The RNA shown here (transfer RNA) has 75 nucleotides and comes from Candidatus Peregrinibacteria bacterium RIFOXYA2_FULL_41_18. The source organism's lineage runs through Bacteria, Bacteria candidate phyla and Candidatus Peregrinibacteriota. It matches the Rfam family "tRNA". By type it is a transfer RNA. The prediction has a mean pLDDT of 81.
[in-house]
């Protein structure tokens, strides 16, 4: 430089055009002599980033960055 893939909550992951949610991790509380385990509550999010098209975008379309993979080039 080309081409494919990922990018959403502290992590791993859903939601493919109409109210972003799950496990886990933290938190708080309940069981127990105490941890742990198990149960139950809350909390947590400008969907990488800047525009566009729609009445309405995490989802579609363009630039861009960051990671993964191929592929070419090359002293």
């Nucleotide at each position: 430089u080309c081409c494919g893939g990922a990018g959403u909550a502290g992590c791993u992951c859903a939601a493919u055009g109409g109210u972003g949610g799950a496990g886990c991790a933290g938190g708080c509380g309940g069981c127990u002599g105490u941890u742990a385990a198990c149960c139950g509550c809350a909390a947590g999010g400008u969907u990488g980033u800047c525009g566009g098209u729609u009445c309405g975008a995490a989802c579609c379309c363009g630039a861009c960055c960051u990671c993964c993979g191929g592929a070419g080039c090359c002293a």